[in-house]
RNA sequence: UGAUAGAGGUUGCGUUUUUCAUCAGUAGGAGUUUGGAUGUUGCAGACACAGGUGAAGAGUUUCGAAAGGGGAAGACGCCGAAAGUGAGAGUUAUCUGCGGAUUCUCAUCUUGGGCAUACAGUUAAGAACUGUAUGACUGUCAUCGAAUCGAUGGGGCGCUAUCAG
Numbered sequence: 001u002g003a004u005a006g007a008g009g010u011u012g013c014g015u016u017u018u019u020c021a022u023c024a025g026u027a028g029g030a031g032u033u034u035g036g037a038u039g040u041u042g043c044a045g046a047c048a049c050a051g052g053u054g055a056a057g058a059g060u061u062u063c064g065a066a067a068g069g070g071g072a073a074g075a076c077g078c079c080g081a082a083a084g085u086g087a088g089a090g091u092u093a094u095c096u097g098c099g100g101a102u103u104c105u106c107a108u109c110u111u112g113g114g115c116a117u118a119c120a121g122u123u124a125a126g127a128a129c130u131g132u133a134u135g136a137c138u139g140u141c142a143u144c145g146a147a148u149c150g151a152u153g154g155g156g157c158g159c160u161a162u163c164a165g
Base pairs, nucleotide, nucleotide: 001164002163003162004161005160006159009079012078013077014076015075016074017073018072019071020070028063029062030061031060032059033058034057038050039049040048042098043097044096045095046094082111083110084109085107086106087105088104089103090102091101092100112138113137115135116134117133118132119131120130121129140154141153142152143151144150145149
């Protein structure tokens, strides 16, 4: 230098199945009262449709979800597992533009890992996720020491083991 194989944790990472709660008596449907001209995607425009045989909105009665996220159990793939940032392409109620969401690819730019707290974003949400900062814990390596422990510092393009040159 290259190849191969491993370790961190029983709350390592990701995907997926089942189930439970939440979402929520919410969205939406139907009836009725009021209202009185607009409504149909987050916004704008166009087209189309609905609307004085009563639109939007509001009250009331009745029926009444789902997705995403979460807990538990299982299966699969793994240890840059994965996540984020940037760029490109695709999809996103008929079209166009802006925005948001989501999938794939590239860049090798950032992050060792989980946890707690604060702020910001997303979200129905004091849950969860993402980013930043702080804190202790943990794994690994280096140095030092009074040496199975402690202190300081570094990061995964790292660390350990084996093989080859």